Bacterial RNase P class A from Spirosoma fluviale, 358 nucleotides, folded computationally. It matches the Rfam family "Bacterial RNase P class A". By type it is a ribozyme. Rfam links the family to the GO terms ribonuclease P activity, dimeric ribonuclease P complex and tRNA processing. NCBI's taxonomy places the organism under Bacteria, Bacteroidota, Cytophagia, Cytophagales, Spirosoma. The coordinates come from a structure-prediction model, not an experiment, and the mean pLDDT is 76.
């Protein structure tokens, strides 16, 4: 200097005029994704919020977090690039000796192997799995010995399995030892098994005030005691994510159906698992402490319009400059942490590789 990769920040700015909303009268006013509604919560209500079964979700290890299917750091496997190393990226990464199922077509056969071939032959047949063929995959691989021809039949090195040793919090990794020369292989994004987790509904949740009407009508449902005031146990039914059990409400009130009235105002509504800065701890995500700040709260829905200039990008030219075009995706509605998707560009940092110079 170039290339590749990963991440962070910004997301146009200034002036003037006019306009809108909040409002403490001095100030402020739509993001990095506000989108999707995919995941997790805060918060609210359900009087309290149990057990089992079914169901749903997650799935390497350790850590972070309020929690998560999120993040950080590692492990294992794979991909791309490279002579190689390295860097980067991906993983729907528990279990195939608990069981069941599937592996089309091709092929002789997809696990009770034998088509061609090789060897033997009394020509009836027997042996074989080294060679060939089919296939994604054919009974561990390479080499040697041995054999009628062959085969872990035997040996060496790999591979596989096993207990033990060392390192590591762990997942795992590694040198040496032994074994059988097999537990055929793949598939769980097939059923299934294992471990862990899961109450529901959601700001259109809720709370308060005011007003209005028909506390209407129909149906279902009872016993005991009593000082006759009432009390107790209930019934029909209802609540409790699905079902069952349990439990609670229900004591002339509850439940189901039907019908009528009102649908207005206030609140929830923005001071938080908050922002910024520094120090310390940690590989890191992140945490602790100190200081400091308060950054929209609308309700048919404001957060803008015009003019001039500047900045960014693209193209061209007569290139210290000029001209033209252009400036994306997009719009808060209870709030927060993630994921995914859309997008004109600018700046910065880090890692690796290549080339050149010292």
């Nucleotide at each position: 200097a170039a290339a590749a990769u990963a991440a962070a920040u910004c997301a146009u700015c200034u002036u003037a005029u006019c306009g809108c909303u909040u409002u403490u009268u001095a100030a402020a006013g739509a993001g990095g994704a506000a989108a999707g509604u995919c995941c997790g919560a805060a918060c609210a209500a359900c009087a309290a919020a149990g057990a089992g079964c079914a169901g749903u979700g997650u799935g390497c290890u350790u850590c972070c977090u309020a929690a998560c299917a999120g993040g950080a750091a590692g492990g294992u496997g794979g991909a791309u690039u490279u002579u190689a190393c390295g860097a980067u990226c991906c993983a729907a990464c528990a279990g195939a000796u608990a069981g069941u199922g599937c592996c089309a077509c091709a092929g002789a056969a997809a696990a009770u192997a034998a088509c061609c071939g090789c060897c033997u032959u009394u020509c009836g047949a027997g042996g074989u799995a080294a060679g060939g063929g089919u296939g994604a995959a054919a009974a561990g691989g390479u080499g040697g010995g041995g054999u009628a021809a062959g085969a872990g039949c035997c040996c060496a090195c790999c591979g596989c399995u096993g207990g033990a040793u060392u390192g590591g919090c762990a997942a795992c990794a590694a040198g040496a030892c032994a074994g059988g020369c097999a537990a055929a292989g793949g598939u769980a994004a097939a059923c299934c098994u294992c471990a862990c987790a899961c109450g529901u509904u959601g700001c259109a949740a809720g709370a308060u005030c005011a007003a209005a009407u028909a506390g209407g009508c129909u149906g279902a449902c009872u016993g005991u005691c009593u000082u006759a005031g009432g009390a107790c146990a209930a019934a029909a039914g209802g609540g409790u994510g699905g079902c069952u059990c349990g439990u609670c409400c229900g004591a002339u009130g509850u439940c189901a159906g039907u019908g009528g009235g009102u649908a207005g105002a206030u609140u929830g509504c923005u001071a938080g698992a908050g922002g910024u800065a520094a120090a310390c701890a940690g590989u890191g995500a992140u945490g602790u402490u100190u200081a400091u700040c308060c950054a929209a709260g609308a309700u048919a829905a404001a957060u803008g319009a015009u003019a001039a200039g500047a900045g960014g990008g693209u193209a061209g030219g007569u290139u210290u400059c000029c001209u033209a075009c252009u400036u994306a995706c997009a719009g808060a509605a209870u709030u927060c942490g993630g994921c995914u998707u859309a997008u004109c560009g600018a700046u910065u940092u880090a890692u690796u590789u290549u080339c050149u110079c010292a």